The RNA shown here (transfer RNA) has 71 nucleotides and comes from a Candidatus Roizmanbacteria bacterium. The RNAcentral record of the sequence draws on ENA. NCBI's taxonomy places the organism under Bacteria, Bacteria candidate phyla, Candidatus Roizmaniibacteriota. Rfam family: tRNA. Its mean pLDDT, the model's own confidence on a scale to 100, is 83.
This record gives sequence, structure tokens and C1' cells, in this order.
RNA sequence: GGGCCCAUAGUUUAACGGUAAAACGAACCCAUGGCAUGGGUUAGGUCGGGGUUCAAUUCCCCGUGGGUCCA
Repeated sequence: GGGCCCAUAGUUUAACGGUAAAACGAACCCAUGGCAUGGGUUAGGUCGGGGUUCAAUUCCCCGUGGGUCCA
């Protein structure tokens, strides 16, 4: 330098173009004399910029970062 893949919550992963979900973690509440465990509630996210579309996490382009292969 070139090809390919990936980027979603604090972490690990989902999401036929139509309300972004789950597990763990966090906060609060219940239960216990207390801890652990258990139950309930809540907060928290689409890498950046354009384009297509009534509508984009999703499709297209550019960039950024990471992985991998070739040179």
C1' cells in the first nucleotide's frame, strides 16, 4: 500500500427497512438480627459525516478505530 471482516448499555451478545432486546454488572425497594442467596423496580446504548427511503442499527459512499490475509 491492497483485499476481506467487525464497530449497538459499564462488559458479552441479539435485532425480516417499521417501539433497539437479553444476560451479567449498577442504583433503589422487599425479605433476614446481619451477610450471602432470592424476588421486584429503575437508569443506561446504535463510532463520525453524507446519501437512498414515508421511515435506516439495518441498504450505499467517505472517514476513524480494531482484527485478519497478501505484498